[in-house]
Context: one part of a larger RNA
Molecule: large-subunit ribosomal RNA, domain IV
Organism: bioreactor metagenome
RNA sequence: CUCUCUCUAAGGAACUCGGCAAAUUGACCUCGUAACUUCGGAAGAAGAGGUGCCAUGGUAGAGUGUAGGCCUUCGCGGUCGAAGCUCGAGAUGGUUGCAAAAUCUAGGCUCAAGCGACUGUUUAACAAAAACACAGGUCUCUGCAAAACCGUAAGGUGAAGUAUAGGGGCUGACGCGUGCCCAGUGCCGGAAGGUUAAGUGGAGCGGUCAGCGUAAGCGAAGCUGCAAAACAAAGCCCCGGUGAACGGCGGCCGUAACUAUAACGGUCCUAAGGUAGCGAAAUUCCUUGUCGGGUAAGUUCCGACCCGCACGAAACGCGUAACGAUUUGAGCACUGUCUCGGAGAGAGGCUCG
Numbered sequence: 001c002u003c004u005c006u007c008u009a010a011g012g013a014a015c016u017c018g019g020c021a022a023a024u025u026g027a028c029c030u031c032g033u034a035a036c037u038u039c040g041g042a043a044g045a046a047g048a049g050g051u052g053c054c055a056u057g058g059u060a061g062a063g064u065g066u067a068g069g070c071c072u073u074c075g076c077g078g079u080c081g082a083a084g085c086u087c088g089a090g091a092u093g094g095u096u097g098c099a100a101a102a103u104c105u106a107g108g109c110u111c112a113a114g115c116g117a118c119u120g121u122u123u124a125a126c127a128a129a130a131a132c133a134c135a136g137g138u139c140u141c142u143g144c145a146a147a148a149c150c151g152u153a154a155g156g157u158g159a160a161g162u163a164u165a166g167g168g169g170c171u172g173a174c175g176c177g178u179g180c181c182c183a184g185u186g187c188c189g190g191a192a193g194g195u196u197a198a199g200u201g202g203a204g205c206g207g208u209c210a211g212c213g214u215a216a217g218c219g220a221a222g223c224u225g226c227a228a229a230a231c232a233a234a235g236c237c238c239c240g241g242u243g244a245a246c247g248g249c250g251g252c253c254g255u256a257a258c259u260a261u262a263a264c265g266g267u268c269c270u271a272a273g274g275u276a277g278c279g280a281a282a283u284u285c286c287u288u289g290u291c292g293g294g295u296a297a298g299u300u301c302c303g304a305c306c307c308g309c310a311c312g313a314a315a316c317g318c319g320u321a322a323c324g325a326u327u328u329g330a331g332c333a334c335u336g337u338c339u340c341g342g343a344g345a346g347a348g349g350c351u352c353g
Base pairs, nucleotide, nucleotide: 001348002347003346004345005344006343007342008341010339011338014337019334027051028050029049030048031047036041038173052095053094054093055092056091061087062086063085064084068080069079070078071077108332109331110330111329112328113327114326115324116323120132121131136171137170138169139168140167141166142165148157149156150155174319175318176317177316179249180248181247184246185245186242187241188240189239190238193237194236195235199231200230204226205225206224207223208222211218212217250268251267252266253265254264277311278308289305290304291303292302293301
């Protein structure tokens, strides 16, 4: 010097990204206990006191219950109950010690906010969370040889189930809510018209060669190649519906008797122009926005404002008791975290051998 411990004057978070670590608290009994609340909780809230041993004295009392008393419906009934046995306070007085749960063991607490309702689950070996799941909600598919899934198939799961069932998607307790847009995309329904494949069809055209022709060439039947019209499904176009389907939810200008602002008006565009609620937010760039609170001093925090760069309603919106090894801010207690070090114990290192 390093590690693991113990103690430390005065101060007490001044340390630090941050009270990280350590310290405090701690058991049992008694008293006492707020906001809020889903009336269950919150709660061991918080906070306060007591605790050994001896004597009165195994006392008061309790249980059991013998003898006995009383009642009696005469019952193996009821009730009281000395004795015996078992359990056993509280109080008063005294007393040892630094200290009385004397060791070990053994919650620190409070206030406010974000997120997630909760108990659970997860990156075996850097992440335990606000992520996943969840009960609940909703949409959608599925009538049973179900849908969906595995398998080439046989077959199997679903299910020895049957729409209060099963599969898939989204949301995520609960409370109050969940606005507008169907133009695009998807899905569902429709079938009149347009388009449209194989196939059917076979007009027509060609190859070949019997024959005809001096030749050029024409060319039956057969065989063979190509092939028009016409008929022809779903789909697409088309017509509707549908948002807890994918998604989307404007701009400019003017206007009130100070100023400012604009309830109001005009105009352009759109499928429709963001409703309720919330809002510098896990979202705010400008930004340490502005005001208020807390501090002597606060880029964080809390409450407001609204100019929302770029919240917003099941990729849910806003609240919410309880819960959390969650995140953020504040306080009390407590402390070697620190001012700022020091002392000690053990184990290493180091020196000598």